Transfer RNA from Balearica regulorum gibbericeps, 73 nucleotides, folded computationally. The sequence is in RNAcentral, with records from Rfam. Its Rfam family is "tRNA". The family's RNA type in Rfam is transfer RNA. Its family is annotated with triplet codon-amino acid adaptor activity in the Gene Ontology. Model confidence (mean pLDDT): 82 of 100.

RNA sequence: GCCCAGAUAGCUCAGUCAGCAGAGCAUGGGACCCUUAAUCCCAGGAUCGUGGGUUCGAGCCCCACUUUGAGUG
Numbered sequence: 001g002c003c004c005a006g007a008u009a010g011c012u013c014a015g016u017c018a019g020c021a022g023a024g025c026a027u028g029g030g031a032c033c034c035u036u037a038a039u040c041c042c043a044g045g046a047u048c049g050u051g052g053g054u055u056c057g058a059g060c061c062c063c064a065c066u067u068u069g070a071g072u073g
Stems, first nucleotide, its partner, number of pairs: 001072002004069004010025004019056001027043005049065005
């Protein structure tokens, strides 16, 4: 240089045919318990890597860029 895959909550990851952004863990509160842990209930937490485009509507489609990983001359 070329090519492929990825970037979504603090972390690990889903998100189908474009139509209300989710789960687990973690965090906060509560229940239980002599206390802690475990268990159970509730809550908060997202400019979906950045900037444009298409569309009534984009995490999803198109373009450019950034970045991470793998491959290759």